[in-house]
């Protein structure tokens, strides 16, 4: 660095014991126990795998579709918790453009997977 998702889903029990949602800024979880760490259970279907169907190919095999969860990963507060940057609306104003709203559309930042 590319590519793909990111409004769904899915908890106990044990050890410890103050912080945690990635930053900021809000909002929120938390001593009826955070974060970690150890066991168990489960969500889900990104990748092996196996099953089926459609296409292409001489043919190996390929894509794209659905299906299954042994396996490698990931996940189990709250849309990625919001919001950050631009554009679209809507509303107020001292019209100078500002301020303020959340149902929009993208980017950007992040997160998982894959290569």
């Nucleotide at each position: 660095c590319u590519c793909a998702u990111c409004g769904a889903g899915a908890c106990c029990g044990g050890c410890u014991g103050a912080g945690g949602g990635a930053c900021a800024g809000g909002c929120c979880c938390u001593u009826g126990g955070a974060a970690g760490c150890c066991g168990g259970g489960g969500c889900a279907a990104c990748c092996c795998g196996c099953a089926c169907g459609a296409c292409c190919g001489c043919a190996a095999g390929g894509u794209c579709g659905c299906g299954c969860a042994c396996g490698g990963u990931g996940c189990c507060a709250a849309c990625u918790c919001c919001u950050g940057c631009g554009g679209a609306g809507g509303c107020g104003c001292u019209u100078g453009g500002c301020g303020c709203c959340g149902c929009c559309c993208g980017a950007g930042a992040g997160a998982u997977g894959a290569g």